This is a predicted structure of a 75-nucleotide RNA (transfer RNA) from a Candidatus Heimdallarchaeota archaeon. It matches the Rfam family "tRNA". RNAcentral holds the sequence, with entries from ENA. Its mean pLDDT, the model's own confidence on a scale to 100, is 81. Lineage of the source: Archaea > Promethearchaeati > Candidatus Heimdallarchaeota.
RNA sequence: GAGCCCGUAGCUCAGCAUGGAUAGAACGCUUGCCUUCUAAGCAAGAGGUCGUGGGUUCAAAUCCCACCGGGCUCG
Numbered sequence: 001g002a003g004c005c006c007g008u009a010g011c012u013c014a015g016c017a018u019g020g021a022u023a024g025a026a027c028g029c030u031u032g033c034c035u036u037c038u039a040a041g042c043a044a045g046a047g048g049u050c051g052u053g054g055g056u057u058c059a060a061a062u063c064c065c066a067c068c069g070g071g072c073u074c075g
Base pairs, nucleotide, nucleotide: 001074002073003072004071005070006069007068010027012025013024020058029045030044031043032042033041051067052066053065054064055063
């Protein structure tokens, strides 16, 4: 330098193919219940510029372009 893959909640990930519903799960976190206490269990809650910028579109996590970061391969 070239090709491919990945980037979504604190962590690990789904959703993307075929654009449209309020953006989800589990763990973690907070509060309450329970318990002699802790853990476990039960209930509720908070937490997201969907890597960045631009484009297409009535509408973009999803399509297109560039860039940033990580990984693999080739030269």